[in-house]
RNA sequence: GCCACCGUAGCUCAGUUGGUAGAGCAGACGAUUCGUAAUCGUCAGGUCAUGGGUUCGACUCCCAUCGGUGGCUCCA
Numbered sequence: 001g002c003c004a005c006c007g008u009a010g011c012u013c014a015g016u017u018g019g020u021a022g023a024g025c026a027g028a029c030g031a032u033u034c035g036u037a038a039u040c041g042u043c044a045g046g047u048c049a050u051g052g053g054u055u056c057g058a059c060u061c062c063c064a065u066c067g068g069u070g071g072c073u074c075c076a
Base pairs, nucleotide, nucleotide: 001072002071003070004069005068006067007066010025011024012023013022019056027043028042029041030040031039049065050064051063052062053061
């Protein structure tokens, strides 16, 4: 340099045909217990990497950019 894949909650990851963004863990609060752990319930938590485009409507489609992973190639 080229190609492919990935970027969604603090972490790990879903998200079906473009039509109101979700789960587990972690966190806060509560229940339970003499108390702790465990368990159960509730709540909170989002620039869907960034910018632009298409569309009535975009996490989803298109373009560019940034970052990550893997592969290939060249030079040393």

Transfer RNA from a Chloroflexota bacterium, 76 nucleotides, folded computationally. Model confidence (mean pLDDT): 80 of 100. Its Rfam family is "tRNA". Rfam describes the family as follows. Transfer RNA (tRNA) molecules are approximately 80 nucleotides in length.